Notes: Fluoride riboswitch aptamer (crcB RNA motif) from a Chloroflexota bacterium, 77 nucleotides, folded computationally. Model confidence (mean pLDDT): 78 of 100. The sequence was found by an Rfam model in a public genome assembly.
RNA sequence: GAGGCCACCGGCGAUGGUGUCCGCCGAGACGUUCCGCGUCUGAACCGCCCGCGAGGGCUGAUGGCCCCUGGUUACCC
Numbered sequence: 001g002a003g004g005c006c007a008c009c010g011g012c013g014a015u016g017g018u019g020u021c022c023g024c025c026g027a028g029a030c031g032u033u034c035c036g037c038g039u040c041u042g043a044a045c046c047g048c049c050c051g052c053g054a055g056g057g058c059u060g061a062u063g064g065c066c067c068c069u070g071g072u073u074a075c076c077c
Stems, first nucleotide, its partner, number of pairs: 009026005016068002019065003027041005047058004
C1' cells in the first nucleotide's frame, strides 16, 4: 500500500412517519481562523412494460411486517 473478514457507527433500499426484522454501501482529496470546521469528489440508491427514437401504457405511501398520516374507490350508518 492492496485485498479479505469481523465489530462499532453512519448512509441507502422509485412518494411521508414510528417500531421491528432483512439486505446493500461506507471512502478519497484539498483548504483552514486548527484538533473545530469548510469545499470538492465517491459508494449503496433513484420502478416496470412497449418503442430506433420521439413518445405511449402501468403498479405501489412497505425492502418485509404491524401501525399512524395523506390520497383514491366501493358499501353501510